[in-house]
Large-subunit ribosomal RNA, domain IV from Aestuariivivens insulae, 331 nucleotides, folded computationally.
It matches the Rfam family "Bacterial large subunit ribosomal RNA". Gene Ontology terms of the family: ribosome and structural constituent of ribosome.
The organism belongs to Aestuariivivens, within Bacteria.

Context: one part of a larger RNA
RNA sequence: UCAUGGCUAAGGAACUAGGCAAAAUAGACCCGUAACUUCGGGAGAAGGGUCGCCCUGACGGUAACGUCAGGGCCGCAGUGAAAAGGUCCAGGCGACUGUUUAUCAAAAACACAGGGCUAUGCUAAAUCGAAAGAUGACGUAUAUGGCCUGACACCUGCCCGGUGCUGGAAGGUUAAGUGGAGUUGUUAGCUUCGGCGAAGCAAUGAAAUGAAGCCCCAGUAAACGGCGGCCGUAACUAUAACGGUCCUAAGGUAGCGAAAUUCCUUGUCGGGUAAGUUCCGACCUGCACGAAUGGUGCAACGAUCUGGACACUGUCUCGGCCAUGAGCUCG
Numbered sequence: 001u002c003a004u005g006g007c008u009a010a011g012g013a014a015c016u017a018g019g020c021a022a023a024a025u026a027g028a029c030c031c032g033u034a035a036c037u038u039c040g041g042g043a044g045a046a047g048g049g050u051c052g053c054c055c056u057g058a059c060g061g062u063a064a065c066g067u068c069a070g071g072g073c074c075g076c077a078g079u080g081a082a083a084a085g086g087u088c089c090a091g092g093c094g095a096c097u098g099u100u101u102a103u104c105a106a107a108a109a110c111a112c113a114g115g116g117c118u119a120u121g122c123u124a125a126a127u128c129g130a131a132a133g134a135u136g137a138c139g140u141a142u143a144u145g146g147c148c149u150g151a152c153a154c155c156u157g158c159c160c161g162g163u164g165c166u167g168g169a170a171g172g173u174u175a176a177g178u179g180g181a182g183u184u185g186u187u188a189g190c191u192u193c194g195g196c197g198a199a200g201c202a203a204u205g206a207a208a209u210g211a212a213g214c215c216c217c218a219g220u221a222a223a224c225g226g227c228g229g230c231c232g233u234a235a236c237u238a239u240a241a242c243g244g245u246c247c248u249a250a251g252g253u254a255g256c257g258a259a260a261u262u263c264c265u266u267g268u269c270g271g272g273u274a275a276g277u278u279c280c281g282a283c284c285u286g287c288a289c290g291a292a293u294g295g296u297g298c299a300a301c302g303a304u305c306u307g308g309a310c311a312c313u314g315u316c317u318c319g320g321c322c323a324u325g326a327g328c329u330c331g
Base pairs, nucleotide, nucleotide: 001326002325003324004323005322006321007320008319010317011316014315019312027051028050029049030048031047036041038151052073053072054071055070056069057068058067059066060065074078086310087309088308089307090306091305092304093302094301098110099109114149115148116147117146118145119144120143126135127134128133152297153296154295155294157227158226159225162224163223164220165219166218167217168216171215172214173213177209178208182204183203184202185201186200189196190195228246229245230244231243232242255289256286267283268282269281270280271279
């Protein structure tokens, strides 16, 4: 010096990104216990008191022993050692128990009960497999698959123009196929020697016909998604319930809002502090919240995250001492 322990005057978080680490709390019995709440909880809330040994009496008990009442004794200390909750206030997120990156992440991520949409009538849909066959399921729509949301409470607005899906079939377009008008090659023959050219065999091939799809017409947003601009206006000023105009498929409703979302920004005001870029409550000017890509609340829960308080302490002011082990020096 390092590691692991023990003690430390006065102060008590001044340490630090952060009370990290340490200290503190702790058992049993009795008393007592708030807001809030889904009436179950919260709750061991919080906060107090008692505890050893000896004697006497009463009660219960077959007994061991237990309970109660009174009196006494000792120590610094009686759950005499060890084991053995720190607590409270407020907020974010996720309802909860659970699951996860074996070996840097345990969470606000995943799952979840609940909700919704959608496919599927059974040789089911879906999946694996050239197939046979199998899973689904020895199940049958209160079932099974896919997708989204995520307890509960109150709710879930407008847009079908685009993309997707579902349905429709009048018209347009459209493949192979069918079809075969014609055209070309070849040559029996004819020839005015320039050519013409039947049949056959080949090559090519127009019209016509021809499904789904696409165009088209509807529906559908708890499908993918989207949810405006400018100008003017009230008897101070300011603001604009109101009006005008352009555009759109429709122009963001309820609720929330400097937020896990706010750039400007340490916004402004209030609270807490002597002093607060964090925190809490408001405001709304939402760069760029918003309704199952769910919105807003919410008791309980959390090795979650954030802020505050009490207790407590070597975290610190600011160090010191001791023990054990290592290291170092000598041997």